[in-house]
RNA sequence: GCAGUCUUGUGGCAAACCCGCUGAAAGGCGGGGGCGCAAAGCCACCGGUCUAAGGGGCCGGAGCGUAUCAGUUGGUAGGAAAACCGGCUGAAACGCCCUGAAUUCCUAGGAUAGCGGGGCUGCCAGC
Numbered sequence: 001g002c003a004g005u006c007u008u009g010u011g012g013c014a015a016a017c018c019c020g021c022u023g024a025a026a027g028g029c030g031g032g033g034g035c036g037c038a039a040a041g042c043c044a045c046c047g048g049u050c051u052a053a054g055g056g057g058c059c060g061g062a063g064c065g066u067a068u069c070a071g072u073u074g075g076u077a078g079g080a081a082a083a084c085c086g087g088c089u090g091a092a093a094c095g096c097c098c099u100g101a102a103u104u105c106c107u108a109g110g111a112u113a114g115c116g117g118g119g120c121u122g123c124c125a126g127c
Base pairs, nucleotide, nucleotide: 001127002126012037013036017032018031019030020029021028022027035114041120042119043118045117046116047115048112049111050110054107055106056105057104059100060099061098063096064095065094066093068091069090070089071088072087073086074085075084076083
C1' cells in the first nucleotide's frame, strides 16, 4: 500500500428481560443480562419504520360583530290593525377571536446506525 472473502490468536460489542436515571412520547444513558454481531465502530445524507410535545384540521365551549327571524315593549299615532323606526330577550346562520377535560386526523425540526442503502474510519492474521 491492497483487501475487508476464508482461517488463527488477543479480544470487542450486547437483543429480549430486570433495576435506576432521563424524555411529552418514540427512545436514550448507567448497572445486571446475553439473543446475536467481522464493522452490532462512527455519521440521520436517501428510503423505510416509530413517536407527535409543539403546530394545524375536525369537534365542543365562551366572547364580539354583521345581517335575518321570532317574542315583547315604546314611538310615528290618532279608535283598532297593518306598516315603519328604536330598546330588550331569544333562535339559528356567517365572520372574527379566545379556549380544550375526553375523542380523532395530519405534521419532525424528535427517534431508529441491531431496518436497508450510502459515506467515513479500522485490530490480528493474510496478500
c-di-GMP-I riboswitch aptamer from a Gammaproteobacteria bacterium, 127 nucleotides, folded computationally. Model confidence (mean pLDDT): 76 of 100. Taxonomically the source falls in Gammaproteobacteria (Bacteria, Pseudomonadati, Pseudomonadota). It was read from a public genome assembly, where an Rfam model found it.